This is a predicted structure of a 1458-nucleotide RNA (small-subunit ribosomal RNA) from an uncultured prokaryote. The RNAcentral record of the sequence draws on ENA. Rfam family: Bacterial small subunit ribosomal RNA. Gene Ontology terms of the family: structural constituent of ribosome and ribosome.
[in-house]
RNA sequence: AGAGUUUGAUCCUGGCUCAGGAUGAACGCUGGCGGCGUGUCUAAGGCAUGCAAGUCGAACGAACCCGAUUUUCUUCGGAUUAGCGGGAAGUGGCAAACGGGAGAGUAACACCUUGGUAACCUACCUUCGAGACGGGGAUAGCCCAGAGAAAUUUGGAUUAACACCCGAUGGUCAUGGGGGGACAUAAGUCAUUCCCAUGUAAAUAAUUUAUUGCUCGAAGAGGGGCCUAGGUCCUAUCAGCUAGUUGGUGUGGUAAAAGCCCACCAAGGCUACGAUCAGUACCGGGCGUGAGAGCGUGACCCGGCUCACUGGGACUGAGAUACUGCCCAGACUCCUACGGGAGGCUGCAGUCAAGAAUAUUCCACAAUGGCCGAAAGGCUGAUGGAGCGACGCCGCGUGCAGGAAGACGCUUUUCGGAGUGUAAACUGCUUUUAUAAGGGAAGAACUCGUGACGGUACCUUAUGAAUAAGAGGUUGCUAACUCUGUGCCAGCAGCAGCGGUAAUACAGAGACCUCAAACGUUAUCCGGAUUUAUUGGGCGUAAAGCGUCCGCAGGUUGUUUAGUAAGUCGGCGGUCAAAUCCUGAGGCUUAACCUCAGGACUGCUACUGAAACUGCUAAACUUGAGGCUGGGAGAGGCAAGCGGAACUAUAGGUGUAGUCGUAAUAAGCGCUGAUAUCUAUAGGAACACCAAAGGCGAAGGCAGCUUGCUGGAACAUGCCUGACACUAAUGGACGAAAGCGUGGGUAGCGAAGGGGAUUAGAUACCCCCGUAGUCCACGCUGUAAACGAUGUGUACUAGGUAUUGGGAGUUUCGACCCUCUCAGUGCCGUUCAAAAAAGCUAACGCGUUAAGUACACCGCCUGGGUAGUACGGUCGCAAGAUUAAAACUCAAAGGAAUAGACGGGGACCCGCACAAGCGGUGGAUCAUGCGGUUUAAUUCGAUGAUACGCGAGGAACCUCACCAAGACUUGACAUAUAGCUGCAAGCUCUUAGAAAUAAGAGCCUCCUUCGAGGGUGCUAUACAGGUGCUGCAUGGUUGCCGUCAGCUCGUGCCGUGAGGUGUACCGUUAAGUCGGGUAACGAGCGCAACCCUCGCUGUGUGUUAAAUGUACACACGGGACUGCCCGGGCAACCGGGAGGAAGGCGGGGACGACGUCAAAUCAGCAUGGCCCUUACGUCUUGGGCAACACGCAUGAUACAAUGGCCGGUACAGAGGGUCGCGAAACCGCGAGGUGGAGCCAAUCCCAAAAAAUCGGUCUCAGUUCAGAUUGUAGGCUGCAAUUCGCCUACAUGAAGUUGGAAUCGCUAGUAACCGCGAAUCAGAACGUCGCGGUGAAUACGUUCUCGGGUCUUGUACUCACCGCCCGUCAUACCACGAAAGUUGGCAGUACCCGAAGGCUCUCGCAAGAGGGACGAAGGUAAGGUCAGUAAUCAGGGUGAAGUCGUAACAAGGUAACC
Repeated sequence: AGAGUUUGAUCCUGGCUCAGGAUGAACGCUGGCGGCGUGUCUAAGGCAUGCAAGUCGAACGAACCCGAUUUUCUUCGGAUUAGCGGGAAGUGGCAAACGGGAGAGUAACACCUUGGUAACCUACCUUCGAGACGGGGAUAGCCCAGAGAAAUUUGGAUUAACACCCGAUGGUCAUGGGGGGACAUAAGUCAUUCCCAUGUAAAUAAUUUAUUGCUCGAAGAGGGGCCUAGGUCCUAUCAGCUAGUUGGUGUGGUAAAAGCCCACCAAGGCUACGAUCAGUACCGGGCGUGAGAGCGUGACCCGGCUCACUGGGACUGAGAUACUGCCCAGACUCCUACGGGAGGCUGCAGUCAAGAAUAUUCCACAAUGGCCGAAAGGCUGAUGGAGCGACGCCGCGUGCAGGAAGACGCUUUUCGGAGUGUAAACUGCUUUUAUAAGGGAAGAACUCGUGACGGUACCUUAUGAAUAAGAGGUUGCUAACUCUGUGCCAGCAGCAGCGGUAAUACAGAGACCUCAAACGUUAUCCGGAUUUAUUGGGCGUAAAGCGUCCGCAGGUUGUUUAGUAAGUCGGCGGUCAAAUCCUGAGGCUUAACCUCAGGACUGCUACUGAAACUGCUAAACUUGAGGCUGGGAGAGGCAAGCGGAACUAUAGGUGUAGUCGUAAUAAGCGCUGAUAUCUAUAGGAACACCAAAGGCGAAGGCAGCUUGCUGGAACAUGCCUGACACUAAUGGACGAAAGCGUGGGUAGCGAAGGGGAUUAGAUACCCCCGUAGUCCACGCUGUAAACGAUGUGUACUAGGUAUUGGGAGUUUCGACCCUCUCAGUGCCGUUCAAAAAAGCUAACGCGUUAAGUACACCGCCUGGGUAGUACGGUCGCAAGAUUAAAACUCAAAGGAAUAGACGGGGACCCGCACAAGCGGUGGAUCAUGCGGUUUAAUUCGAUGAUACGCGAGGAACCUCACCAAGACUUGACAUAUAGCUGCAAGCUCUUAGAAAUAAGAGCCUCCUUCGAGGGUGCUAUACAGGUGCUGCAUGGUUGCCGUCAGCUCGUGCCGUGAGGUGUACCGUUAAGUCGGGUAACGAGCGCAACCCUCGCUGUGUGUUAAAUGUACACACGGGACUGCCCGGGCAACCGGGAGGAAGGCGGGGACGACGUCAAAUCAGCAUGGCCCUUACGUCUUGGGCAACACGCAUGAUACAAUGGCCGGUACAGAGGGUCGCGAAACCGCGAGGUGGAGCCAAUCCCAAAAAAUCGGUCUCAGUUCAGAUUGUAGGCUGCAAUUCGCCUACAUGAAGUUGGAAUCGCUAGUAACCGCGAAUCAGAACGUCGCGGUGAAUACGUUCUCGGGUCUUGUACUCACCGCCCGUCAUACCACGAAAGUUGGCAGUACCCGAAGGCUCUCGCAAGAGGGACGAAGGUAAGGUCAGUAAUCAGGGUGAAGUCGUAACAAGGUAACC
């Protein structure tokens, strides 16, 4: 110090999340020791039990008990007397108001800081001064009598005091009156000031004889009361609050000022600088975090406050409105004899409850401190200690050294190895810790004595590596990776996100990383977050400028001078408790911890100085602002009047069948006479041309003409006032359209509504009607994408242009025009030349009309959704407006720009893409392939274009992968090792069997370098084998876009960047082909060319051709290059022409850029992983791949006369052939057979070319067309032709008469028609691949369809339009709102009742009794406010696939939006 996350990528905005630190913590797992701290954060809920405040006999009286003494008596048991010590009760004194606990209440002089008290008090303590004389009556206890269960209590008698009372004296005391001084001033205070009057004291008590006490007064110290200024949470969805309220006078009251209380009088007081109400909360020193400013917090320790079961009240006292005192009321608990009583752990322990959660019913007063006492001493759950808890911080340990090219085990592996790893074992050493034994403190202050902790800390010795390591993590952030299992399952997760068969993200294992007696998780706080921005943010488009103006408060404010000193700056004093913090020392072995010293604690305040700036006071100035004068501009506003065009209606005329409307229709209107046309009349609304980027206005907005009234702005000239200014919360006024109210008006248009179309539907878009409304008057409403999405004002920082007004010049009779100039207003920033500079901006863009540079003031923003919604308030007749949340939910939402893709966007261009043509497909039959169905199996793959005569260029067996049955298991096939086998292998035959196979017989009896070497067979082990799965793990190969013209790179330049430029543009081309031009210059892969072939030709060679030229074949050359001419053009190039076999790429082929489709193929081959291993391998026989209601695709043959049939005659090219092609000849109707010449092929053969042509016949018909189907008889191949081949002959003679919607191919030697050959192959083409023969038609052209290219535009798409995405409905869950009601809390009001208590009045000698107002709790009533709950209702959010439509994003198919 940053990082992750929105996107295909980028920059920005913006939220979410993480890494750090902390805790009175809790939970999970683990756990050796010690020190120092710390420990009910929840129920201020309830409490059993014990203890936590007593002490003094040196204040007092009397009696009892105990102990040891003493006197007298004695029956020796005891009785009695006197004092001493101790204990229990009482009177009296002091303490009990401290110490200890808790944080409920409290938003306040409660707390903190600063002052004041001249408005006050103070026991004990200290100092000083003065003093204590005389008297008196009671009372508790005890005793007697009584009531009661008890608590308790009544009466009588008696007694003491440092208890109580009376009198005297007294002052520096108090009160009243008077005089002077100093200080102060509102009353006052002081100086021991002076005088007078009045009033008030005491215990001479106690004892151990030296003290302690007592009274009055003055001071001190410490403690407290009261007052003042400033500070001190949230909410305005709390805006008004207040009757003792604010003040005065008087009385009362207090220690003391005061409405503190009361009576009367006045009507004040507080509040936007936030009163009042509501919510929450003890406050501070400090603590946590942070660079700081801040933010959060208030455990432990210290200071203050408040509370003590809840509420009220006083008493005593120096002090209380009193935690372990009193009275009353209430709730709760306990006792009871039912009459009545008792109690208060928020003290220390402990218990129940609550809770995620927090300890012992311990020891001691030894120390420190407190109370009492003269003291000894007593009391002290304060305190000192121990115990429990890893709750925190700190420290120590769990060993150290050596020890292998490195054991075992485990993990992994490419099988070679690697890791764990010097780690272990083993050897040597040490003993912190542990255990045992021995010694053993300081803490004691105080001469002696005195230690809970504690036989503790510490020291010594012995034993023995001995007693001691885990937790979390390993995809990125974030240090650390592999294997196995799992297979969107189980699970993980802080965020992003992992998991759907190769998961470094789940689980296990190994390895590794981090920290370590801990480690993680959860919760909370600060930080990062400049994400509330004072330091230190923003508002054109991301969230954000009020619709506009006026204007009170507030904030800010021109120039000069003088004064002042509030702000400001300096000096000095006081204070800011201690602890904490920082620095430096010191003490515990160290540290934590503790002690000491210094600093800091940024604050407040007194005094003093300075005078620049701000403020204030006074005086002045003119430039800001305003006023007067003058002539002009303008749809500025209001009112009245007037005008023409158009429209509609009405009336009349002419006139006849349609008209209107649309993409096309229909409905509508029309023979009762429309539309059209002419005339007249009426009505309402709006104002063509002028007109413009124009003008005016604060905005909304304003447009025919004239008149009246009226607002504002600008300019010019001088003069006047003299800062009068700017902004503007609250407030006020204006404010489009729609809407509302009342009354008018209504031509056109036109929500709603009706009808017609469109459509799957059409509550829409289109058409015909049409109500409200639109118009006027008056009154409401108060909102708009009210936009420049840009608040107002002032100043500064090149211009250009238009326009308004003025001045000057020139000119004129005067003007206009023209030139120059001044002031102002508006516009511009591109199409022509660029917007130019700076600057700003995330970019787009802004750029003197700033979004630049600054100042002043206001408004507003802080992730998206929920939501501008709910509730509450205000306004409104209503509609609604305004102000304005939360729960819940998501990790994004968003801005600008970039590259693509897409568009029912645009421009240009190309292609058999359309068009123009020719021939087909789709209908029939058959063939082949596919789907489907069937089946034991009908093996598998290919599936829009880019699958379907495709893999397969050839399934009867084989092929073969499928099915049935039968067999084999180191295997049908490969390699290696070991052992055995000196047996070759092989061939023939027999038996069983469907065969494989098994058994048997025979023939043969291996080679050799002589090494049991090679080979063969058998056994065993490694292994073989798999057309089993995954083409979404792959290689290779292939298809399509597409033979389309594109795709990129280096350097440079531009841009924050993604990226752009280059490759845009203008021409041209088949072409990113070439030229021009250019911040680009070059280059690469593609294009073209180089290669093959055909066409012309030369030379050479050549046999099997030919036999004369030569043709043919082969090889090497030539030829074509826009080279020449004409025209156009800058050029590239284009058009035409000549010559030429060929002309502008001459025809054809091979050749396929970057990439796209997770395209195809694991079944051609190869291959990772997974799976099978007497089977998913291998062999065999038979079957199947050939099935058949049907659908599709590709073809063949036809439907006939441009034809069929019969006969004659003619012309190719390219291929193939020895397991072959096979001639002649003969046989057969024919397929074919016999035959075997020739040929390893320019020699021989296949081989007949067929269309064509010549002649004949048929004559338009289901035919002499067509040939399916079927029967019979044959032929060929082959082990085999049944499932299931091909061919021949004879017979049979189906559908079909040119094919719906739709659709395919082809631009020239092409289409079409015709035949020939080859591969595969034993046989089996209508397919495929080749070959030649005959040989056309048409192309105006690019509007449309499809595909493609370039540029541009829009985009909410990027899985890229087969995209994205909206709303209702249905369903499940969640939170919120409304709601007839209902339940509770809180605070207040009015009235009733009224305890204790003080005050007051009356009676009484007193005790006491009675009354009055006040008064807690309680009750009644009407309301307020905040919560809980509720049938039902409404909207919202979320959920994998639901339903209906298609609203938005492209011109989103009606531009979208407000």